[in-house]
RNA sequence: GGAGCCGGCCGGGUGAUCGCUGCGCCGCGUGCGCGGAGGAAAGUCCGGGCUCCUUCGGACAGGGCGCCAGGUAACGCCUGGGGGGCGCGAGCCCACGGAAAGUGCAACAGAAAAGAUACCGCCACGUACGCGUGGUAAGGGUGAAAUGGUGCGGUAAGAGCGCACCGCGUCGCUGGUAACAGCGGCGGCAUGGCAAACCCCGCCCGGAGCAAGACCAAAUAGGGGAGCAGCGGCAGCGAUGUCGCGGCGCCGGUUCCGAGCGCGCUCCCGGGUAGGUCGCUACAGCGUCACGGUGACGUGGCGCGCAGAUGAAUGAUCGCCCUCGACAGAACCCGGCUUACAGGCCGGCUCCACUC
Numbered sequence: 001g002g003a004g005c006c007g008g009c010c011g012g013g014u015g016a017u018c019g020c021u022g023c024g025c026c027g028c029g030u031g032c033g034c035g036g037a038g039g040a041a042a043g044u045c046c047g048g049g050c051u052c053c054u055u056c057g058g059a060c061a062g063g064g065c066g067c068c069a070g071g072u073a074a075c076g077c078c079u080g081g082g083g084g085g086c087g088c089g090a091g092c093c094c095a096c097g098g099a100a101a102g103u104g105c106a107a108c109a110g111a112a113a114a115g116a117u118a119c120c121g122c123c124a125c126g127u128a129c130g131c132g133u134g135g136u137a138a139g140g141g142u143g144a145a146a147u148g149g150u151g152c153g154g155u156a157a158g159a160g161c162g163c164a165c166c167g168c169g170u171c172g173c174u175g176g177u178a179a180c181a182g183c184g185g186c187g188g189c190a191u192g193g194c195a196a197a198c199c200c201c202g203c204c205c206g207g208a209g210c211a212a213g214a215c216c217a218a219a220u221a222g223g224g225g226a227g228c229a230g231c232g233g234c235a236g237c238g239a240u241g242u243c244g245c246g247g248c249g250c251c252g253g254u255u256c257c258g259a260g261c262g263c264g265c266u267c268c269c270g271g272g273u274a275g276g277u278c279g280c281u282a283c284a285g286c287g288u289c290a291c292g293g294u295g296a297c298g299u300g301g302c303g304c305g306c307a308g309a310u311g312a313a314u315g316a317u318c319g320c321c322c323u324c325g326a327c328a329g330a331a332c333c334c335g336g337c338u339u340a341c342a343g344g345c346c347g348g349c350u351c352c353a354c355u356c
Base pairs, nucleotide, nucleotide: 001352002351003350004349005348006347007346008345009344010343012321013320014319015318016317017316018315020036021035022034023033024032025031026029038327042338043337045336046335047334048333049332050209051208052207053206062205063204064203065202066201067081068080069079070078071077082096083094084093085092086091097200098199102198103197104194105193119140120139121136122135123134124133125132126131148166149165150164151163152162153161167189168187169186170185171184172183173182174181175180213278214277215276216275223269224268225267226266227265228264230245231244232243233242234241235240247263248262249261250260283305285304286303287302288301289300290299291298292297322325
């Protein structure tokens, strides 16, 4: 100097004027002071707090997760480690339990796709020289995948047929909390692949959500209580029921009459609609320092208070400056994950070339 990897941070600044909104203050003026979006406020994909409900014990169904250890309120998140893959490397990626419990699947091509087989070839024998029979699975061919791999021996040609190493299985020892790794013995290979196919094994999960839910409370229906209330007949000890008359209302719009239909009144409790209040932001909170830990994180000290609306605020205009400004806007809260993002800054590390 070039090419890259990892982690963290910022994401227009400033001044004036006029507004919007929450809180506080007092000389209650239409006043003053203070606060007013994000790293993702987003997707609503996981986990939890909180609230209500006929959850709190077990089972079935259903769903989720899946190497090991740790962190955490919890997680499908994070940290550290193991294994596999990629990269020269810094580093990055992985749903990474079980395929010798069962069932199922594998298009096309190919002889053959999982229990059996042989297209070309090779070898032996026969031959009418076209080929046939048998052996073989080394070589070729098909396929995403082909029956352990490489080498030597062996053989008619071959073959775990024999041997060595690797792989695989199994037993033991050693190291490690463990996943796992290393070493040694034995087995001639049996047990091909797919479980983000059914399934099996282990662990976890009650449901609904702030329009949750709680409180105050005009109006209205049904409900409860108290008080008051015409006359008469019938039934009944009574409560009460029923009928007639009277009264009131409807039909019905001004009055009256008739027919028809309907009917106790007042107050209180309760109820819960409109509306209002709470939930509503102080907390698994933020910053910093110290200690413990490889780390995630934990413990302690000190300091700070940082939107809380409910037709729903966070804006507009102008001036100056710069590198000319991306993705995007709270709605109960918090921890994660994922996705979007102009441009810029800081730290650590790797590889290449050159110079000293």
Annotation: The prediction has a mean pLDDT of 75. This is a predicted structure of a 356-nucleotide RNA (Bacterial RNase P class A) from a Woeseiaceae bacterium. Rfam family: Bacterial RNase P class A. Its family is annotated with ribonuclease P activity, dimeric ribonuclease P complex and tRNA processing in the Gene Ontology. Taxonomically the source falls in Woeseiaceae (Bacteria, Pseudomonadati, Pseudomonadota, Gammaproteobacteria).